This is a predicted structure of a 103-nucleotide RNA (TPP riboswitch aptamer (THI element)) from Stappia taiwanensis. The coordinates come from a structure-prediction model, not an experiment, and the mean pLDDT is 77. It was read from a public genome assembly, where an Rfam model found it. The source organism's lineage runs through Bacteria, Pseudomonadati, Alphaproteobacteria, Hyphomicrobiales and Stappia. It matches the Rfam family "TPP riboswitch aptamer (THI element)". Rfam's curators write: Vitamin B(1) in its active form thiamin pyrophosphate (TPP) is an essential coenzyme that is synthesised by coupling of pyrimidine and thiazole moieties in bacteria. The previously detected thiamin-regulatory element, thi box was extended, resulting in a new, highly conserved RNA secondary structure, the THI element, which is widely distributed in eubacteria and also occurs in some archaea. Analysis of operon structures identified a large number of new candidate thiamin-regulated genes, mostly transporters, in various prokaryotic organisms. The THI element is a riboswitch that directly binds to TPP to regulate gene expression through a variety of mechanisms in archaea, bacteria and eukaryotes. through a variety of mechanisms in archaea, bacteria and eukaryotes. Tandem TPP riboswitches have been reported where both TPP riboswitches respond independently to TPP. The structure of TPP riboswitch has been reported for Escherichia coli and Arabidopsis thaliana.

[in-house]
């Protein structure tokens, strides 16, 4: 001098399932509220919490996928060195590299 990581601010991205008549239960960071819409749904918008923002598995496609397991479900693993996917600035610098000086 730069830099892995960490942190702060603002901005943005994302999902909201399964079982049950209900109450409630399961997994998880998160499964929520309100409004519009509908015969009822589907669907749409908005707010909150949570997670994630290119060194990107937050999340989506593949997928009405494959194996295991469960009352059931992306519940677990594979798929996945597959594809797509939303950023700028400040601070610190414990990580690493380069240059210089001294011993």
């Nucleotide at each position: 001098c730069a830099u892995c990581a960490u942190u702060c601010g603002u901005u943005g991205g994302g999902g909201u399932g399964c079982c049950g008549a209900a109450a409630g239960g399961c997994u998880g960071a998160g499964a929520g509220g309100c409004g519009c819409g509908u015969u009822g749904a589907a669907g749409c918008g908005u707010c909150a919490a949570c997670c994630c923002a290119c060194u990107g598995a937050a999340c989506c496609u593949g997928a009405u996928c494959c194996g295991g397991g469960u009352c059931a479900u992306g519940c677990c693993g594979g798929c996945g060195g597959a594809g797509g996917g939303a950023a700028c600035g400040g601070a610190u610098a414990u990580u690493u590299g380069c240059c210089a000086a001294a011993a």